[in-house]
Context: one part of a larger RNA
Molecule: small-subunit ribosomal RNA, 3' major domain
Organism: Pseudarcicella hirudinis
């Protein structure tokens, strides 16, 4: 000097409390364990692994198995030597691949030059191990509020002081004070989104008055006012006031303000910790393969299923199903693409046809509301599971796709001990887009708007940290 204590003082946290919904109990999804298998490819394993690497496993991807091939090799450079390049038929095979036939015979006077085939050799290749040899990048303590240094000063020295102490903050933020005095990494601000107002601008958007025009429609002349787009520029600073206080600062349903004491929310993670995770993103030392541990093709696996656990989704219904009518978004995508609308079709869909590289066309809401029915049931709740019948994509949907229609109509009646989010435009609930992508196992994930609540007495007690302070047989 840490570190540790069922030691003690102050504080903080959705930690408990006070609430709201939920997870454990069912069916399905996806992950993991497990156990089977040729093979079920690898990695992650309390918190910090388990809808996680993977933001798309039918071939591909695949890294795994099984067969069947190949050996300077699947790519690139150099290349002797041959031949234009290339088409097209067919022969064996599952493919890879190895042959066969025809048909062409490039430019240039030429030297050659493009392209193709290639032998020798040089320079491969490894998703092989080690992440405890690393680099980078990442979780977590934790957005917690600490972590250091120079000088002096004190100690024999480890080390101490400064950073203790009184107040305050979210905050080693501030004031005060003090053998310390300044100074660094952190906090805060500087950056982006959002709330307000003003300027400039005025199309593809917008439409207050004015016309014109339609069944209707910002459709048409027009307008710049109002929404809006995107630039710029004010605006909050405890700046006024009141109360307390030496002072930072605290209190006020105070005034003024669109906003008030960090407005709200992101980005942003200090020294360090766990030999935390990642040699399978990539890059790399060492070590191993080198007619295989490299490469190329098929076909299967990664999707198995007495079984256990984690994360979701549907519900178990009347704050609700079922019909039928009828409103109103933001954010994003679109040319191998978004389609409007018309027409078949009960639908997936298809058929035609239009507009748009898009503030211009389009993809486009549902809860909500206004009618009707159901009447408390294993039901008009609830969908699993199966038959059967289609639709799309794609070389291919047998293992192993997704959606439509029909018929089937399974658990399930609110969930033991446990347990976990969440303090406001939040929980809850509705639906919508996006990447990934031919299609999709997405109920993931990351956004986006619509409707929208309870509850906090308080810090006694669980958990986690923060300082100061004591004890210690630990380092």
């Nucleotide at each position: 000097u840490g570190a540790c204590g069922g030691g003690g003082g102050u504080c903080c946290g959705c930690a408990c409390a006070a609430g709201c919904g939920g997870u454990g109990g069912a069916g399905c999804a996806u992950g993991u364990g497990g156990u089977u298998u040729a093979a079920u490819u690898c990695g992650a394993u309390g918190a910090u692994a388990c809808g996680c690497g993977a933001g798309g496993a039918a071939c591909c991807u695949u890294a795994c198995c099984u067969a069947g091939g190949c050996u300077a090799g699947a790519a690139u450079g150099u290349g002797a030597a041959g031949g234009a390049a290339u088409g097209u038929a067919u022969u064996a095979g599952a493919a890879a691949u190895a042959g066969u036939a025809c048909a062409g015979u490039c430019a240039g006077c030429a030297a050659u030059g493009a392209c193709c085939u290639g032998a020798a050799a040089c320079a491969a290749g490894g998703u092989g191990c080690u992440g405890c040899a690393u680099g980078g990048c990442u979780g977590u303590c934790g957005u917690c509020a600490g972590c250091u240094c120079g000088u002096g000063c004190c100690g024999u020295g480890a080390g101490g002081u400064g950073u203790u102490g009184g107040g305050u903050u979210a905050a080693g933020u501030c004031c005060c004070g003090c053998a310390a005095c300044g100074a660094g990494c952190g906090c805060a601000a500087c950056c982006c989104c959002u709330g307000u107002a003003u300027u400039u601008a005025g199309u593809u958007g917008c439409c207050a008055g004015c016309a014109c025009g339609u069944c209707a429609u910002g459709g048409u002349g027009g307008g710049a006012a109002c929404u809006c787009u995107a630039a710029a520029u004010a605006g909050a600073c405890u700046g006024c006031c009141u109360a307390c206080g030496c002072a930072a600062g605290u209190a006020g349903a105070g005034a003024g303000g669109a906003a008030g004491g960090a407005g709200g929310g992101g980005a942003c993670g200090a020294c360090g910790u766990c030999a935390a995770g990642u040699c399978a993103u990539c890059a790399u030392g060492g070590c191993c393969c080198u007619u295989a541990c490299g490469c190329c093709u098929a076909g299967g696996g990664c999707u198995a299923c007495a079984c256990a656990c984690g994360u979701g989704c549907u519900a178990c219904a009347a704050u609700g199903g079922u019909u039928g009518g009828u409103a109103c978004a933001g954010a994003g995508g679109g040319u191998c693409g978004c389609u409007a609308c018309u027409u078949a079709g009960u639908a997936a869909u298809a058929a035609g046809a239009u507009g748009c590289c898009a503030a211009u066309c389009u993809c486009c809401a549902a809860a909500g509301c206004c009618a009707a029915u159901c009447a408390c049931a294993g039901u008009u709740c609830g969908g699993a599971u199966u038959g059967g019948g289609g639709u799309c994509u794609g070389c291919a949907a047998c293992u192993c796709g997704a959606c439509c229609c029909u018929a089937u109509g399974a658990a399930g009646c609110u969930g033991g001990a446990a347990u976990c989010g969440c303090u406001a435009g939040u929980a809850a609930u509705c639906g919508c887009g996006u990447a990934u992508c031919a299609g999709c196992a997405a109920u993931g994930a990351c956004g986006c708007g619509g409707u929208g609540a309870a509850u906090a007495c308080g810090u006694u007690c669980c958990c986690g940290g923060a300082c100061c302070u004591u004890g210690u047989a630990c380092a």